[in-house]
RNA sequence: AGAGUUCGAUCUUGGCUCAGGAUGAACAUUAGCGGCAUGCUUAACACAUGCAAGUCAAAUAGGAAGUGGUGUUUCCAGUGGCAGACGGGUGAGUAACGAGUAUGAACAUAUCCUUGAGAGGGGAACAACAGCUAGAAAUAGCAUCUAAUACCUCAUAGGCUAAAGAGCAAAAGAAAGAAUCCACUUGAGGAGAGGCUUGCAUCUGAUUAGCUAGUUGGUGAGGUAAUAGCUUACCCAGGCGAUGGUCAGUAGCUGGUCUGGAGGAUGAUUAGCCACACUAGGACUAAGACAUAGCCCAGACUCCUACGAGAAGUAGCAGUGGGGAAUUUGCUGUAAUAGGUGAAAGCUUGAUAGAGUAAUGCCGCGUGAAGGUAGAAAGCCCAUAGGUCGUGAACUUCUUUUCCUGGAGAAGAAGUAAUAAUGGUAUCUGGGUAAUAAGCAUCAGCUAACUCUGUGCCAGCAGCCAUGGUAAGACAGAGGAUGCAAGCGUUAUCUGAAAUGAUUAGGCAUAAAGUAUCUAUAGGUGGCUUUUUAAGUCCGCCAUCAAAUCCUAGGGCUCAACCUUGGACAGGCGGUGAACACUACCAAGCUAAAGUACGAUAGGGGCAGAGGGAAUUUUUGGUGGAAUGGUGAAAUGCGUAGAGAUCAAAAAGAACACCAAUGGCAAAAGCACUCUGCUGGGCCGACACUGAUACUGAGAGACGAAAGCUAGGGGAGCGAAUGGGAUUAGAUACCCCAGUAGUCUUAGCCGUAAAUGAUGGAUACUAUGCUUUGUGUGUAUUAACCCGUCCAGUGUUGUAGCUAACACGUUAAGUAUCCUAAUUGAGGAGUACAUUCACAAGAAUAAAACUCAAAGGAAUUGAUGGGGCCCCACACAAGGGGUAAAGCAUGUGAUUUAAUUCGAUGCAAAUCAAAGAACCUUACUAGGGCUUGACAUGUCGCGAAUCCUUUUGAAAGAGAGGGGUGCCUUUAGGAAUGUGAACACAGAUGGUGCAUGGCUAUCGUCAGCUCAUGUCGUAAGGUGUUAGGUUAAGUCCCAUAAUGAGCGCAACCCUCAUGUUUAGUUGCCAUCAUUGAAUUUGGAACCUUGAACAGACUGUCGGUGAUAAGUCAGAAGAAAGUGAGGAUGACGUAAAGUCAUCAUGCCUCUUAUACCCUGGGUGAUACACAUGCUACAAUGGUCGGGACAAAAUGUCGCGAUCCUGCGAAGGUGAGCUAACCCCAGAAACCCAUCCUCAGUUUGGAUUACAGGCUGCAACUCGCCUACAUGAAGUUGUAAUCGCUAGUAAUUGCCGAUCAGCCAUACAGCUGUGAAUUUAUUCCCAGGCCUUGUACACAUUUCUCGUCACACUAUGGGAGCUGGCCAUGCCCGAAGUCAUUACCUUAACCACAAAGAGUAGGAUGCCAAAGACAGGACUAGUGACUGGAGUGAAGUCAUGAAAAGGUAGCUAUACUGAAAAGUGCAGCUG
Repeated sequence: AGAGUUCGAUCUUGGCUCAGGAUGAACAUUAGCGGCAUGCUUAACACAUGCAAGUCAAAUAGGAAGUGGUGUUUCCAGUGGCAGACGGGUGAGUAACGAGUAUGAACAUAUCCUUGAGAGGGGAACAACAGCUAGAAAUAGCAUCUAAUACCUCAUAGGCUAAAGAGCAAAAGAAAGAAUCCACUUGAGGAGAGGCUUGCAUCUGAUUAGCUAGUUGGUGAGGUAAUAGCUUACCCAGGCGAUGGUCAGUAGCUGGUCUGGAGGAUGAUUAGCCACACUAGGACUAAGACAUAGCCCAGACUCCUACGAGAAGUAGCAGUGGGGAAUUUGCUGUAAUAGGUGAAAGCUUGAUAGAGUAAUGCCGCGUGAAGGUAGAAAGCCCAUAGGUCGUGAACUUCUUUUCCUGGAGAAGAAGUAAUAAUGGUAUCUGGGUAAUAAGCAUCAGCUAACUCUGUGCCAGCAGCCAUGGUAAGACAGAGGAUGCAAGCGUUAUCUGAAAUGAUUAGGCAUAAAGUAUCUAUAGGUGGCUUUUUAAGUCCGCCAUCAAAUCCUAGGGCUCAACCUUGGACAGGCGGUGAACACUACCAAGCUAAAGUACGAUAGGGGCAGAGGGAAUUUUUGGUGGAAUGGUGAAAUGCGUAGAGAUCAAAAAGAACACCAAUGGCAAAAGCACUCUGCUGGGCCGACACUGAUACUGAGAGACGAAAGCUAGGGGAGCGAAUGGGAUUAGAUACCCCAGUAGUCUUAGCCGUAAAUGAUGGAUACUAUGCUUUGUGUGUAUUAACCCGUCCAGUGUUGUAGCUAACACGUUAAGUAUCCUAAUUGAGGAGUACAUUCACAAGAAUAAAACUCAAAGGAAUUGAUGGGGCCCCACACAAGGGGUAAAGCAUGUGAUUUAAUUCGAUGCAAAUCAAAGAACCUUACUAGGGCUUGACAUGUCGCGAAUCCUUUUGAAAGAGAGGGGUGCCUUUAGGAAUGUGAACACAGAUGGUGCAUGGCUAUCGUCAGCUCAUGUCGUAAGGUGUUAGGUUAAGUCCCAUAAUGAGCGCAACCCUCAUGUUUAGUUGCCAUCAUUGAAUUUGGAACCUUGAACAGACUGUCGGUGAUAAGUCAGAAGAAAGUGAGGAUGACGUAAAGUCAUCAUGCCUCUUAUACCCUGGGUGAUACACAUGCUACAAUGGUCGGGACAAAAUGUCGCGAUCCUGCGAAGGUGAGCUAACCCCAGAAACCCAUCCUCAGUUUGGAUUACAGGCUGCAACUCGCCUACAUGAAGUUGUAAUCGCUAGUAAUUGCCGAUCAGCCAUACAGCUGUGAAUUUAUUCCCAGGCCUUGUACACAUUUCUCGUCACACUAUGGGAGCUGGCCAUGCCCGAAGUCAUUACCUUAACCACAAAGAGUAGGAUGCCAAAGACAGGACUAGUGACUGGAGUGAAGUCAUGAAAAGGUAGCUAUACUGAAAAGUGCAGCUG
């Protein structure tokens, strides 16, 4: 310090997630030791048992022991004193002067300290004890004694009552021989601690906006320690509140702690304060309480009971139950530190000191150290070489922290001695053995660390992205590795990262976000100069912000954690002094802001009134006579009852052509015929006046398109709804014919729009050029223009700058200041509830649960469009011939079968693999056999091998017999071959073409596909490759931030077309001889064959073009613009095809999925498809005769000739290893015969019988011949295919495979030989550029809505059940206070009665709990119901994205299964 995740890729916005630190933690797993800390976060739930607050006999009565007596010792229930208000616990309540900080004045203060004065006289009781009584008990009552430092009275008083006068109020002794000391009373002062007041700051909600009646204040009275509505009577009507009152929710506050820069979160332990003590109320006592181990009352719960009554309160320490993921011992000691008490010794203390328990945390130590390669064994991996675990172990040497064991043994004690727990602990020392001691998590990326096996979208993993569907580095196991280590990982929470609430420090045109616009209140901000003050501001000083913590310099435990001393820090609040630049305040001035008056001026600015013509419709009349209207095409409609058309007249309502513009005005909405009246604002000029009067603007007010609403008018045209006609699968739409509300107007309402520049208002500053509106101005002019120019508008281009980019750019989205609205992931949702407004429709304010990891913006490259431009192609068109109907052949599907082996499936499978299935082939099936194997290599043994005969069997095979001894040799043996044995292994047309290589088809012989350097852009990428021409072509020229290059194109290669040279045998033969015959001699001219050359390049002329590339026409030429044809196939595409050509990883089989054999099957057959052949005839068929090829093959072959057969063929066998011989008769064609338009002398399927050939074999299942038979078919629906010249069409011939052949196929070769293309509108396919895009698996895309099903959360809901709060009324405990005088009474007075005062009773005010009533808020639940979200492949349509096939969207209204449609107005996104 960042990283992952939206996309094909990019930048950006923006959320989600991760890496760090932390914890009073918990869970899983593991565990050696020590030190220091910490340990019910939940039920302020309920508690058994024990302990946690006593002490004083030197206050006092008394008892006991003991005694002869005095004395002594001891005890403490009672009276009395002090303390139980501290210490300890908890955080329920509390949003408050509760806490924090800083002040203040009207208080009291036991004990303590300093100091002044004093303690004189007298008196009356009450406990205990002993006696009686009641009761189960707790306890209570009665009568009678008694002491005091208990109580009372009088006196005295530097005190108190504001002053004066007058009055009121104290006391106690004890110890001691004494000094003295302790205690008492009353003053003054102090210390410490406490009560009260005030400023500041102290959580969330406005879907809580009004609250308050003792309430705010005053007077009198009361009351308190003290101030005060603290209480009460009366009076005034105040007080608080958008600077957030009241209400609701939540919460103890702080020093601090965690994390951090600021901040954020938090309030365990420790320290300060507060509050509470079962729940609620109350007072008593006291210096202090409204009191944790005190009292009274009420309530709930628990316990005891003799049923009458009574007792208790662990949020003290332990502990129990319960709750919970979860938190310890019924321990030791008062030695230390402290508290209480006492004169003291002492006593007491679950405060505290310690121990125990828990890895809960922090810190420290250890589990050994050195050497040690045969790099052992085992494990794992493996390319079989080896690698790794690994110096790791073993082994050798050494050490003993720890552990075991023996001995010694503390400090902590201050204070002479003594002094407990800790503890026989720490520590020291002797001895012993490497001995007693390592785990957890992770290993795809983020993130350090990789392989094998298993599994097979299963099991699982997962923080995010994601992983797993047979080769998983992501699951599980193993080996290895990495990280941390007595721990480790997970979970939860806080903070950081997150500049993701932005003060520091964000943004708002398009990503979330500028209010529709204006006016203006509060508030915020504010021009120039001078003065005053010193509030802000700045500086110095003082005091404070407890201690601890943090930081820092040291010190102490061996170190550290920890403990400790000193210092520093402390942004706050308060006080005080100084400064005066800025802000503010006071006062005075100024004119640049702002405004007023004056003079001109432009304008659809507003309101009202009057007038006008064109058009439309309707009505009336005339003319006229059949249609009109409407559409893509039609129809509904209108019309012979006279339409439409045309002429004339009349009426009505609405809107104002041209001018008109990128133009004008207005705050916005908006505003347009002409004239008149009234009226608002702007701008310019001149510079008279005022003198900061300004800007913005929460609440508030005004205005506010269209639609809509209420009431009254009006209603021509248009026109939601509605009706009809079309279209359509449907058509609640688009189109057409009608048509109501509405549109218009008056008076009101509504208050919203894509109300947009998607850009709030104001001010200042920052290049230029150009257009335009208004006024002015110039030495521009005669005048009007033109030209120049200031100011104010309205546009455009563009620099700097800015921006994610697009873009903006003096009209800023630049640079700055001020004010203001709104924003913080997407959806849920602008929805629910609540409130306000509205007649309604609705508007405004405005959530949450839940779901997702994205949703967005701009730009890029592709792909795509029923977008555009240009171009090309047998793509269409123009032609000619086919297919599809028939029969047959072949292939495929489907079906069947023991098997019908397998593969190929749109173009790009289907006469394809197969250039040839009777056996073989053959992979399939039935049966019979075989198991180191039919085939390869290695080891050992035996026999040479080949061969012959025979039995059995369907064959494979099995058995028996015979013959034969070879070759090399170093005499061991070897080679070749056969056979036997055991293992290594062979074998598989078994699986996976989605693990692969290679090969192939396809787009496509389409013109494209890229790179280097440079350059542009943040980047993806662009440029180059684009523009203008041109070409078959990214072919070439030219322009150009590009310059060059590569793979493709073209050319180079082959065949054909012309010529030359050369060579003439087996080919050829003109001339000259010769023969029946190029037959022979001969020839090298011709033809032909082979080889080598030449030739064609837009070279030339003319037109055109840009003086280019090129193009058009011509000449010459055998051939002309690529001469014709072939081979040649760029980057890539579809997981295209092939594991059955071959090769190959992995998986599977191994007496079988291998191998051998016989028979069968691949040839089946209701049917469907594809490719072909033959035909349907006269341009023909048939019979007879006659003519002309090219190319190829042949010795396991082609086979002449002659003979036989109707023929297929048979017999014979010349020649040929081929320019020599053969196949071999080419056919269409020509001449001639018959047929004469018929199912025929067409057509030949089918069938019968007889033959031939090949071959072991012709039944399943071959071909051919002859004779006989003689089916469908008379030119083929929708649709569709090939072809542009030697082409289509038509005619035969040959070859490969091959014994033969199912070949009508395939691959080649000649012969005969057309028609048409003016052109690119349309269909299909393709290319360049451009444009839109919500697509990128890329239109077979993406996406919207209803319905159906399941689940989830949520709103409404007759209601039901709780909680909490306040109000009204009733009742009213305890208790203070008041009243009363019923009862009572030791102290004083009096003493006769009475009185003062006291206790009790009664009454009253207040008052807890409780009852009743109607409410507010809130929680749970609820038949039914509403929408929402999420789900796999469901149903219906296709609304949106391309011009998405009717451009989309916004507001509004109506309508419709649904997306949605239509009307009206608006926007361009």

Predicted 3D model of a 1469-nucleotide RNA (small-subunit ribosomal RNA) from Jacaranda copaia.
Model confidence (mean pLDDT): 83 of 100.
The sequence is in RNAcentral, with records from SILVA.